[in-house]
RNA sequence: AGGCCGGUAGCUCAACUGGCAGAGCAACGGACUCUUAAUCCGUAGGUUGAGGGUUCGAGUCCCUCCCGGCCUA
Numbered sequence: 001a002g003g004c005c006g007g008u009a010g011c012u013c014a015a016c017u018g019g020c021a022g023a024g025c026a027a028c029g030g031a032c033u034c035u036u037a038a039u040c041c042g043u044a045g046g047u048u049g050a051g052g053g054u055u056c057g058a059g060u061c062c063c064u065c066c067c068g069g070c071c072u073a
Stems, first nucleotide, its partner, number of pairs: 001072007010025004019056001027043005049065005
């Protein structure tokens, strides 16, 4: 320098053919328990890496850039 894959909640990851952004764990509150743990119920938590474009509508499609990993030179 070129190519490929990835970046979404605190963490690990979903999200189909473009159509309400979700799960598990963690956190917080409650139930249960002598207490803790476990279990159960609930709550909160998001500029979907950044900017621009297409579209009625973008996590998803297009362009540029940033970050991480791998490969080639």
Molecule: transfer RNA
Organism: Gemmatimonadota bacterium